A computed fold for a 91-nucleotide RNA from Lottiidibacillus patelloidae, annotated as c-di-GMP-I riboswitch aptamer.
The sequence is in RNAcentral, with records from Rfam.
Lineage of the source: Bacteria > Bacillati > Bacilli > Bacillaceae > Lottiidibacillus.

[in-house]
């Protein structure tokens, strides 16, 4: 110092769920609550992969408004891989 990660210190994050609040929705803050996590620290159009479709295209159908269904994000997910950095120090 790297790999590595141990019934080791010493910490640290917060899963679903129920409250409010925002958002067209996915979901995102708080709060409450822990199901886990050695990076569940930080990065998203300018690695990759999923998730939603307010809007907008384009078919179909309908008696005009509308309705169905496809597509498609510079929304949104980092506790999906990924990139970067990082306590401790036993094997």
């Nucleotide at each position: 110092g790297a790999c590595c990660g141990a019934u080791a210190a010493a910490g640290g994050c917060a899963a679903a769920g129920c409250u409010a609040u925002g958002g067209a929705a996915a979901c995102a803050u708080a709060g409450u609550g822990a199901c886990g996590c050695a990076a569940a620290g930080c990065u998203u159009a300018a690695g990759g992969g999923g998730c939603u479709u307010c809007a907008u295209u384009u078919a179909c159908a309908a008696u005009a408004u509308u309705g169905u269904a496809a597509a498609u994000a510079u929304g949104c997910c980092a506790g999906c891989c990924a990139g970067c950095u990082a306590c401790c120090g036993a094997a």